Large-subunit ribosomal RNA, domain II from a metagenome, 677 nucleotides, folded computationally.
It matches the Rfam family "Bacterial large subunit ribosomal RNA".
The coordinates come from a structure-prediction model, not an experiment, and the mean pLDDT is 87.
Context: one part of a larger RNA
RNA sequence: GCCGGCGAGUUAUGAUGUGGAGCGAGGUUAAGCAGGGGAUGCGGAGCCGAAGCGAAAGCGAGUCUGAAGAGGGCGGAAGUUGCAUGUCAUAGACCCGAAACCGGGUGAUCUAGCCAUGAUCAGGUUGAAGUCGGGGUAAGACCCGAUGGAGGACCGAACCGACCCCCGUUGAAACGUUGGCGGAUGAAUUGUGGCUAGGGGUGAAAUUCCAAACGAACCCGGAGAUAGCUGGUUCUCCCCGAAAUAGCUUUAGGGCUAGCGUCGUCAGGAAGUCGCAUGAAGGUAGAGCACUGAAUAUGUGAUGGCCUCAUCUCGAGGUACUGAGCAUAAUCAAACUCCGAAUGUCAUGAAGACAUGGACGGCAGUCAGACCAUGGGUGAUAAGGUCCAUGGUCAAGAGGGAAACAGCCCAGACCAUCAGCUAAGGUCCCCAAAUACAUGCUAAGUGGAAAAGGAUGUGGAGAUGUACAGACAACCAGGAGGUUGGCUCAGAAGCAGCCAUCCUUGAAAGAGUGCGUAACAGCUCACUGGUCGAAUGACUCUGCGCCGAAAAUUUACCGGGGCUAAGCAUGAUACCGAAGCUAUGGAUUUACGAUGUAAAUGGUAGGGGAGCGUUCCAGACAGCGAAGAAGCGAUACCGUAAGGAGUCGUGGAGCGUGUGGAAGAGAGAAUGCCGGU
Numbered sequence: 001g002c003c004g005g006c007g008a009g010u011u012a013u014g015a016u017g018u019g020g021a022g023c024g025a026g027g028u029u030a031a032g033c034a035g036g037g038g039a040u041g042c043g044g045a046g047c048c049g050a051a052g053c054g055a056a057a058g059c060g061a062g063u064c065u066g067a068a069g070a071g072g073g074c075g076g077a078a079g080u081u082g083c084a085u086g087u088c089a090u091a092g093a094c095c096c097g098a099a100a101c102c103g104g105g106u107g108a109u110c111u112a113g114c115c116a117u118g119a120u121c122a123g124g125u126u127g128a129a130g131u132c133g134g135g136g137u138a139a140g141a142c143c144c145g146a147u148g149g150a151g152g153a154c155c156g157a158a159c160c161g162a163c164c165c166c167c168g169u170u171g172a173a174a175c176g177u178u179g180g181c182g183g184a185u186g187a188a189u190u191g192u193g194g195c196u197a198g199g200g201g202u203g204a205a206a207u208u209c210c211a212a213a214c215g216a217a218c219c220c221g222g223a224g225a226u227a228g229c230u231g232g233u234u235c236u237c238c239c240c241g242a243a244a245u246a247g248c249u250u251u252a253g254g255g256c257u258a259g260c261g262u263c264g265u266c267a268g269g270a271a272g273u274c275g276c277a278u279g280a281a282g283g284u285a286g287a288g289c290a291c292u293g294a295a296u297a298u299g300u301g302a303u304g305g306c307c308u309c310a311u312c313u314c315g316a317g318g319u320a321c322u323g324a325g326c327a328u329a330a331u332c333a334a335a336c337u338c339c340g341a342a343u344g345u346c347a348u349g350a351a352g353a354c355a356u357g358g359a360c361g362g363c364a365g366u367c368a369g370a371c372c373a374u375g376g377g378u379g380a381u382a383a384g385g386u387c388c389a390u391g392g393u394c395a396a397g398a399g400g401g402a403a404a405c406a407g408c409c410c411a412g413a414c415c416a417u418c419a420g421c422u423a424a425g426g427u428c429c430c431c432a433a434a435u436a437c438a439u440g441c442u443a444a445g446u447g448g449a450a451a452a453g454g455a456u457g458u459g460g461a462g463a464u465g466u467a468c469a470g471a472c473a474a475c476c477a478g479g480a481g482g483u484u485g486g487c488u489c490a491g492a493a494g495c496a497g498c499c500a501u502c503c504u505u506g507a508a509a510g511a512g513u514g515c516g517u518a519a520c521a522g523c524u525c526a527c528u529g530g531u532c533g534a535a536u537g538a539c540u541c542u543g544c545g546c547c548g549a550a551a552a553u554u555u556a557c558c559g560g561g562g563c564u565a566a567g568c569a570u571g572a573u574a575c576c577g578a579a580g581c582u583a584u585g586g587a588u589u590u591a592c593g594a595u596g597u598a599a600a601u602g603g604u605a606g607g608g609g610a611g612c613g614u615u616c617c618a619g620a621c622a623g624c625g626a627a628g629a630a631g632c633g634a635u636a637c638c639g640u641a642a643g644g645a646g647u648c649g650u651g652g653a654g655c656g657u658g659u660g661g662a663a664g665a666g667a668g669a670a671u672g673c674c675g676g677u
Stems, first nucleotide, its partner, number of pairs: 001677006011091009021081003026048003032042003052059002062074004094232002097229001101222006112196009121186001123155003126151001130147006159183003163180002167176001198214001200210002207216001235611006245258005259366002261363006272354003276349005286339001287337002292333003296329005304321001305319005369394010399410003414586004419582003425576003428561003434573001437571005447563001453547002457544006464537003474531005480504003485499003510525001514523002587601006612666001614663005620657002623655002631650005637644002
């Protein structure tokens, strides 16, 4: 892992609904007694109801408040007892699951410290004090030589330890092996016996150790602790079908009430929704600048400053400073508004379409939402971001399309059919259907990813120059003189720079367009003539293209092949294409002018309904069974499903059918439990 078995809403009491039953202004007994009995009888204590209101006295279909004959509050229509069932409360209360807390015990055979009594430490080295002898001194100190044998002394086995590397890592071993390593007469090591115990011990101190996991041991008990948390929760079919919001919450992944679902009852007779008409409130989009602010230019120019003059006072003039206010022009605003929609909202009305709507009661679930479109906030006019609003889809929705793809596009699956028509999207092949049609465009594989910016790509439209009196391009020729203009400068001569930019000759020629020189020179252009012989410039709008364009496993930015249309635009036709629609047959539910016709029948949480099967019980079938029960195996039968028969085989002794009843009543999941493999 698989297979088999076991495995989770129970029971008691109370409350409150619902269904059905008994009796009914009443209903009913409890303990107990009798009884074979849980049947039944007796038992009326008690309980509920038949009257309420008030704090109470009290009054009473009323009563309380109150001054009140007011107003208002509460009250004034049947209950009760079993049974079944929904839900709640109290209990372990659907099942499994803590870490923990408390009580009583068991542990120092491991380990920590201590106590008592024993044991062990090869060998080698060093050579303290003291002592003796000698020297030395006044005596000493001191020196030398012996002797001596100290030390948490030295080297190094046993022993104790554990610094490094390898190996080992489902090990030989739940901490080891090989090699090297530290201590090795000491705060040494060790045997045996003993003491200290769980908020306690012990600790050369690491929260270390206390019997292989110690920030509080282990065992049993309280105990089924508690778990707003995670997981699991077992047969079938039918009807309806949510929510991921608001308020409050030591609340935010929990709850309560409301909202939204379902089931029932009742009233009322259509209140509901949509569309239409009419009316109403409003300050958004837009717009505007009349207010509040922001902000630009110009004009005017107050106040203040500065300069000149005058300074005894009054001051006068100027100003390329500041810039109020005003005027003109043109702007901006969520917290501006002289204005002001569309939608939405409310009310009324009436014919219409559809089929809801209300009250009360039982039971819920939901309080993590997601994306898309639109209007906004936040963010960076970022996010598959975040927070609101309106709508859609998913959630809880299958089918077709988008290559694949919850949230996009089309479309809402009762069942069946080897029938038809369509939607989105498609029609060369993969791949169903046009190698279809008309008119254009694109040459980039653009299509089949991207910006600012760039470009004689190419199509369309427009407006505007030049041109047979010869344009544009090319070629031939000229392109001069005053003059090297003046200034500047070392130089400045068309061509560093500054200023000016005239005149003449001419067909034309700038006080010079660029290159060039140190400066000149030189080349060239503007401009003109000639040759040639028909178009040629500059610009605006627009369609489709081009460049800009570099990424990591493999082409890889058409799904692929491949395509010059099988690309793009416009138009028109045919076809394909879904669980849509139609057709035919069938099932169920609901409604109704009812034996039919119409409509409906996706579905998670959840509500409601109807069933199947298992075990046991009662009584029935004067049921079945060795001529073979149950169980097991095979099988093309029946039923809408759970399921149910028949036959054959196996098996070898029990079992069924119908009607009721009662439950240890349905297994695939719980890192489920036990067994097998």